Molecule: Bacterial small signal recognition particle RNA
Organism: Bacillota bacterium
RNA sequence: GGUUGGGUCCCGUGCGACGGACACAUUCGAACCCCGCCAGGCCCGGAAGGGAGCAACGGUAAGGAUGAGCGUCCGGGUGCCGCGGGGCAGCCUGGCCGGA
Repeated sequence: GGUUGGGUCCCGUGCGACGGACACAUUCGAACCCCGCCAGGCCCGGAAGGGAGCAACGGUAAGGAUGAGCGUCCGGGUGCCGCGGGGCAGCCUGGCCGGA
């Protein structure tokens, strides 16, 4: 110097981490305007009984807290990632050939 590849670049497509949201498990969670059960007291009744029903107790809603990986969705200058297609202005890098 020639030639031929690869990377950096663009597009598409996949995989995995990261972040967020939902869902899951546990727990907290309504004095009354949630549910159940309703002591006491109250009301009705001659009585037997019945009624409404506060507290307590139990359960739960909205919502909160904790938790790890399984799961779903979304995101991107996330990845010495994969595959396919495109490009070669410049840079990096490999092979082959020739010259000095």